[in-house]
Bacterial RNase P class A from Cryobacterium glaciale, 396 nucleotides, folded computationally.
RNA sequence: UGGGUCGGCAAGACGGUCGCGUCAUUCGUUUGGUUUUCGGAGCAAGCGGGUGCCGAGGAACGUCCGGGCUCCACAGAGCAGGAUGGUGGGUAACACCCACCCGGGGCAACCCGCGAGACAGUGCCACAGAAAGUAGACCGCCUUCGGUGUCGAGCCUUCGGGAACGGCGUCGGAGGUAAGGGUGAAACGGUGGUGUAAGAGACCACCAGAGGCUAGGGUGACCUGGUCGGCUUGGUAAACCUCGUCCGGAGCAAGGUCAGACAGAAAGCGUUGAGGCGGCUCGCCGAGCUUUCGGGUAGACCGCUAGAGGGCUGCGGCAACGUAGUCACGAGAUAGAUGGCCGUCGACGGUGUGCAAACACCUGGACAGAACCCGGCGUACUAGCUGGCCCAUUCC
Numbered sequence: 001u002g003g004g005u006c007g008g009c010a011a012g013a014c015g016g017u018c019g020c021g022u023c024a025u026u027c028g029u030u031u032g033g034u035u036u037u038c039g040g041a042g043c044a045a046g047c048g049g050g051u052g053c054c055g056a057g058g059a060a061c062g063u064c065c066g067g068g069c070u071c072c073a074c075a076g077a078g079c080a081g082g083a084u085g086g087u088g089g090g091u092a093a094c095a096c097c098c099a100c101c102c103g104g105g106g107c108a109a110c111c112c113g114c115g116a117g118a119c120a121g122u123g124c125c126a127c128a129g130a131a132a133g134u135a136g137a138c139c140g141c142c143u144u145c146g147g148u149g150u151c152g153a154g155c156c157u158u159c160g161g162g163a164a165c166g167g168c169g170u171c172g173g174a175g176g177u178a179a180g181g182g183u184g185a186a187a188c189g190g191u192g193g194u195g196u197a198a199g200a201g202a203c204c205a206c207c208a209g210a211g212g213c214u215a216g217g218g219u220g221a222c223c224u225g226g227u228c229g230g231c232u233u234g235g236u237a238a239a240c241c242u243c244g245u246c247c248g249g250a251g252c253a254a255g256g257u258c259a260g261a262c263a264g265a266a267a268g269c270g271u272u273g274a275g276g277c278g279g280c281u282c283g284c285c286g287a288g289c290u291u292u293c294g295g296g297u298a299g300a301c302c303g304c305u306a307g308a309g310g311g312c313u314g315c316g317g318c319a320a321c322g323u324a325g326u327c328a329c330g331a332g333a334u335a336g337a338u339g340g341c342c343g344u345c346g347a348c349g350g351u352g353u354g355c356a357a358a359c360a361c362c363u364g365g366a367c368a369g370a371a372c373c374c375g376g377c378g379u380a381c382u383a384g385c386u387g388g389c390c391c392a393u394u395c396c
């Protein structure tokens, strides 16, 4: 310098002006109580105006996981169902994070893995192929039987021929063979030899793999060895299933308080058990529930935001994280506020002029917006800034 890989930061600042929302304060006004010496005083709520403070994000998003919190019985048992899946750790918890192991990719930094079990059982394996699982004979190879063509040296002969036999070829049948060909994602381990009619772990040597036993290392996944018997066992569990672990349900429209409105009626079921927030059974509580018709309200307040929270420093830990100290901390709307415009600044970028230095002009951009609160994951996206590591090249 070029290429790659893994992170971190930021999401403008300041001023003016016009607006929006909560809260505080103040003025005016309306209503309602209270009190009164009847002039008023003071309180509460609403409306309007003034002033002041504060007012979205890294993802506030998707609502995919996990928790807090609330109610359901202080939420109990079993089955069913669901989730999860290398090992160890972190955490309130997790499908998250960290470290490691194994497998795969990459020269490397590094990345990817839905990573338990396929000798418990059942199922499935498209197309092609003969055969897709203790499977399978299509071609080929070999043996054998029968027919047939041809050749052969002998044998018999009435010299015209005849009956057997053998070699080679060909047709058909029976059988052997998984070495070779061909099909496929996948065809029963590979190479060489012995062997055989031809072949084959049938046998042997070496190599590869799985399993049993065993030595050493590691908390463990696992790693490095030794030894045994030719053991060679296809894949699929994002098919059922098996094993281990975890999970009660519903959600802030949870749930509660106050105010206000109205009108109930009919039918069915129910202490032989209604209902108690997914299914079944048990257990517990124990009187309502459902449907139809009709009538009414839809306001205020609490929950509500300071938290398993954040920054810095020290200590422990490889790390995730834990712990101690310290510092700062002001959204809370409810049809939903947090915005618009102007000016200045200056990082970077773009365009133009220029050999260059430089100058001029342009541009604050994307994704997107709280709605009970946290921890994650996933997804969207910008002008940019910045660090570690790896590879290649050049120069010193």
Base pairs, nucleotide, nucleotide: 001392002391003390004389005388006387007386008385009384010382012345013344014343015342016341017340018339020055021054023052024051025050026049027048028047029046030045031044032043034041035040057367061378062377064376065375066374067373068372069251070250071249072248076282077281078280079279081247082246083245084244085243086100087099088098089097090096101115102113103112104111105110116242117241121240122239123236124235125234138181139180140177141176142175143174144173145172146171147170148169149168150167151166152165155162156161189207190206191205192204193203194202208232209231211228212227213226214225215224216223217222255302256301257300258299264293265292266291267290268289269288275285276284310327311326312325313324314323315322316321349362350361351360352359353358

Background
Its Rfam family is "Bacterial RNase P class A". Rfam classes the family as a ribozyme.